Predicted 3D model of a 96-nucleotide RNA (SAM riboswitch aptamer (S box leader)) from a pig gut metagenome.
RNA sequence: CCUUAUAAAGAGCGGCUGAGGGAACGGCCCUGUGAAGCCCGGCAACCUGCCAUUUCGGCAAGGUGCCAAGUCCGACGGUAGAUCCGAGAGAUAAGG
Numbered sequence: 001c002c003u004u005a006u007a008a009a010g011a012g013c014g015g016c017u018g019a020g021g022g023a024a025c026g027g028c029c030c031u032g033u034g035a036a037g038c039c040c041g042g043c044a045a046c047c048u049g050c051c052a053u054u055u056c057g058g059c060a061a062g063g064u065g066c067c068a069a070g071u072c073c074g075a076c077g078g079u080a081g082a083u084c085c086g087a088g089a090g091a092u093a094a095g096g
Base pairs, nucleotide, nucleotide: 001096002095003094004093005092006091012040014039015038016037020030021029022028025074026073027072041067042066043065046063047062048060049059050058051057071089076086077085078084
């Protein structure tokens, strides 16, 4: 970079440390009542293992991932407008 799938759910009154963070742009937010980071803890179950199987599935948690707000909202189209639908972009997983 390409393909496919997924996203309204879920996850700490902990320790260290100390100023930023929410992808990017515009917003709107979070944050010394402690951001980001690290440790511990937790959630989920894509891959994986085991069991079962016509199908649907069950258990575990080894590899990832995740733990403010719907992917925080918008941005393009349906449209005059949107709380709606879709696209785009981004995220994660698996494969190439």
The sequence is in RNAcentral, with records from MGnify. Its mean pLDDT, the model's own confidence on a scale to 100, is 83.